Transfer RNA from an archaeon, 72 nucleotides, folded computationally. Its Rfam family is "tRNA". Rfam classes the family as a transfer RNA. Rfam's curators write: Transfer RNA (tRNA) molecules are approximately 80 nucleotides in length.
[in-house]
Parts: sequence; structure tokens; C1' cells
RNA sequence: GCCCUGGUAGUUUAAUGGUUAGAACACUACCCUGUCGCGGUAGAAGCCCGAGUUCGAUUCUCGGUCGGGGCG
Repeated sequence: GCCCUGGUAGUUUAAUGGUUAGAACACUACCCUGUCGCGGUAGAAGCCCGAGUUCGAUUCUCGGUCGGGGCG
């Protein structure tokens, strides 16, 4: 330099172009318990950046950027 692949919550991850983007662990509050832990209920928290296509983009296209792999 070229090619492939990935970027979603604090972490790991799911999501046919259309319902409020779903879950686990972690976190917060409450319940439970003599206390902690376990368990239960509720809550907060996320689509890498820009442009395009579309009535509508996390999803498709292009560019950028970062991580991983391959070739030279």
C1' cells in the first nucleotide's frame, strides 16, 4: 500500500428498512434477612463520525476513523 471483517448501556452481546432498540452481568432505590450475601420488585444507562438513498436507516451505499485478520 491492497483485501476481508467488526465498532450498539460501565462490560459482554441481540435486533427482516417501520411497535418505546431487547437481554445478561454490573450500578441505584426499595422489599426480604438480626447483619452481609443470596433472592424479589422497580429504575437509570446505548446504535463510532459525516454524507447519500428512502415516506422512514442501528440496518442499505459511499467516505472517514479506530480495533482484529490476511497478502505484498